[in-house]
The prediction has a mean pLDDT of 84. This is a predicted structure of a 541-nucleotide part of an RNA (large-subunit ribosomal RNA, domain I) from Lachnospiraceae bacterium 3-1. The full RNA is in RNAcentral, with records from Rfam.

Context: one part of a larger RNA
RNA sequence: GGCACAGGGCGGAUGCCUUGGCACUAAGGGCCGAAGAAAGACGCGAUAAGCUGCGAAAAGCCACGGGGAAGGGCAAAUACCUAGUGAUCCGUGGAUGUCUGAAUGGGGAAACCCACAUGGGGAAGCCCUCAUGUAUCCAUGCGCGAAUCCAUAACGCAUGGAAGGGAACCCGGUGAACUGAAACAUCUAAGUAGCCGGAGGAAGAGAAAGAAACAUCGAUUCCCUAAGUAGCGGCGAGCGAAAAGGGAAGAGCCCAAACCGGGAUGCGAGCAUGCCGGGGUUAGGACCGCAAAAGGGAAGAAGAAGGUAAGGGAACGGUUUUGGGAAAGCCGGCCAAAGAGGGUGAAAGCCCCGUACCUGAAACCGGAAAGGACCCAGCGGGAUCCAGAGUACAUCGAGACACGAGAAACCUUGAUGGAAGAAGCGGGGACCACCCCGCAAGGCUAAAUACCACUUAGUGACCGAUAGCGCAGAGUACUGUGAAGGAAAGGUGAAAAGAACCCCGGGAGGGGAGUGAAAGAGAACCUGAAACCGUGUGUCC
Numbered sequence: 001g002g003c004a005c006a007g008g009g010c011g012g013a014u015g016c017c018u019u020g021g022c023a024c025u026a027a028g029g030g031c032c033g034a035a036g037a038a039a040g041a042c043g044c045g046a047u048a049a050g051c052u053g054c055g056a057a058a059a060g061c062c063a064c065g066g067g068g069a070a071g072g073g074c075a076a077a078u079a080c081c082u083a084g085u086g087a088u089c090c091g092u093g094g095a096u097g098u099c100u101g102a103a104u105g106g107g108g109a110a111a112c113c114c115a116c117a118u119g120g121g122g123a124a125g126c127c128c129u130c131a132u133g134u135a136u137c138c139a140u141g142c143g144c145g146a147a148u149c150c151a152u153a154a155c156g157c158a159u160g161g162a163a164g165g166g167a168a169c170c171c172g173g174u175g176a177a178c179u180g181a182a183a184c185a186u187c188u189a190a191g192u193a194g195c196c197g198g199a200g201g202a203a204g205a206g207a208a209a210g211a212a213a214c215a216u217c218g219a220u221u222c223c224c225u226a227a228g229u230a231g232c233g234g235c236g237a238g239c240g241a242a243a244a245g246g247g248a249a250g251a252g253c254c255c256a257a258a259c260c261g262g263g264a265u266g267c268g269a270g271c272a273u274g275c276c277g278g279g280g281u282u283a284g285g286a287c288c289g290c291a292a293a294a295g296g297g298a299a300g301a302a303g304a305a306g307g308u309a310a311g312g313g314a315a316c317g318g319u320u321u322u323g324g325g326a327a328a329g330c331c332g333g334c335c336a337a338a339g340a341g342g343g344u345g346a347a348a349g350c351c352c353c354g355u356a357c358c359u360g361a362a363a364c365c366g367g368a369a370a371g372g373a374c375c376c377a378g379c380g381g382g383a384u385c386c387a388g389a390g391u392a393c394a395u396c397g398a399g400a401c402a403c404g405a406g407a408a409a410c411c412u413u414g415a416u417g418g419a420a421g422a423a424g425c426g427g428g429g430a431c432c433a434c435c436c437c438g439c440a441a442g443g444c445u446a447a448a449u450a451c452c453a454c455u456u457a458g459u460g461a462c463c464g465a466u467a468g469c470g471c472a473g474a475g476u477a478c479u480g481u482g483a484a485g486g487a488a489a490g491g492u493g494a495a496a497a498g499a500a501c502c503c504c505g506g507g508a509g510g511g512g513a514g515u516g517a518a519a520g521a522g523a524a525c526c527u528g529a530a531a532c533c534g535u536g537u538g539u540c541c
Stems, first nucleotide, its partner, number of pairs: 001540006008533002015526001016491002020463002022460007029452002031165002039100003042055003046078001050074002061094006070082003105114003115134008136162008169200001170198005180187001184234001210217002221248005231239002252444003255388001259278004264273003284386003287381004295376003306365003310359003316332004321328001333350002335339001341353003393417007403429001424439005478485002498525001501512004
C1' cells in the first nucleotide's frame, strides 16, 4: 500500500411529521381620502434589539354588551403590580392619534427648517408654551373697483367641491413590434402589449328615426344554439357575423317646445332678450269638451331575516395484561338529531376542546315584506300651434361596422357646402318606384353580467421543507449609483425533568454522578443512507 471484516467520524439523503403554501366551492363584502388616506419615519414597556400592538392620553383611555378567574402580547426568568367594587380576554361604539406623505402657512436633500394672525397660560410688552386659522384650482354668492362717464377687467371675502391611493374587473384616448403568411409590402399578430385619462362596486349599454318581411316582434345586458354557417380575404395566411329559436333577468321614466302666470334687463308704455313657476313628452302634446280615482312608484322615515361577542349541549368503568405512559388487549356497560375534526405520555363516540341540535345582542352593520305623507296616473274632438339646425343630407378625406373601396348601404366625423317642418323626416345593404317599419339632431334608469385585494365557512386521487408562494415568514440578509435583483434557514423530550455535585483541562471538550422509556434523545439534539476521512484485526506483496 491492496483486499476483507469490525467499529467510528463527517455528512444530511430517506422515512415519519407540519406551524406554511396551492387550487377550488359557497356566502358575505367591495372602495378609502382635506373630519388628512394608502404607505411610512420616530417614539411608547420596570429592564426592551426584533416582531406585534399603540401614539406624548402611546403593548394603551372611556362607555355599553359578553365572560367568570386569573392576568401584565410573541417570550422565559426576576422585580413590582392588576383582579368577585368582576381584571386579563372577546364584540360594538367612542376618545386620543407626534412627524412625513395629495400634504395644503412658506421652504425643503420625505419624516426637517422658518413664519404670520387671533385667543388662552406663565405677574409679561422681549421670550416660552397651548389652541385655531393661513396652499391652489373650480362653482356660486357678495364686496370693492382702473385706463374710461356708465360699465368691465383686476383684486378681495364667504360657502361648497376637487386633488391622492386602490389586486383584478370597466369605459375612453393613444397605440407598437416580434410573429404568421413557411420570403415580404396589402393582410396578420391586434385595437393586443405598453402609456395616459376617468368611474364604480360593478362599469358600459338601454326604452327604437330598431329588427324584420307582406307574418310579425317590441329597451338593454348575459348564456346556449344558429355556426365556423352567410360572408370578408395578396379569395393567401387568416378573419368571421346577424336575424330567428331556447334560457337568465325584467321597469320604465324625465326634459326642450307649443300654451298660461310672475317678476327682471336693455331705455321708458311698445318691442326684444333671458330667468322662475305651471303645463307637457309619442297608445304625441298644447288647445276645446267630459270625468275626478282604481292602479303604479327606484327618493325619505321606519324596519324583518341574517351578520358582528357568546350560552346550553348526551354517554365509561374495571384490569395483579403489555408498557415509561393506555386511548391498545381482555371483561362488562352506555350515548347517539352528536361515530366531523383536533388534543390528551400510544390507537378515545362516552377524558378535554368540540360536533348534531337549541338559544342569544345594550351597540353597530344589514335591508325583505307591508303600509305610505308625496309623485305619477283617464276619455273624446280634430281647425290652429309645438315636437331638439350649422343638425339631417351632399361632396372630399378618414375611421368603425365579420365586410381590406368593393355594387358598399347603415354608424362616427376633419374640410366645404347646406335642408324640410308631420301633406314633414329617417330606414328596409348602391339607386328608383310601390309597400312596410320608425320619429334623429336633449337626458336618466335597477336586475340578469365581469372581477376578487378583503372576511367567514369548507373541500382536495394538491405539496410536505431542493416540494408547496420568492418567504413554514422575508421582500429580510445580501447585491446594485439606480431602476431593480433577491436567498439560505423546520423537528431534543410526554414533560426541561436542559445534566446539581466531583474529576482532567486556560478554555473548548470530555469522564463520572444524576434526569429520563431512551442521552448511541445532551441542545452541532427524531431517523440518520451515500460520497469522503480515521482506527483496529486478518491476509497478500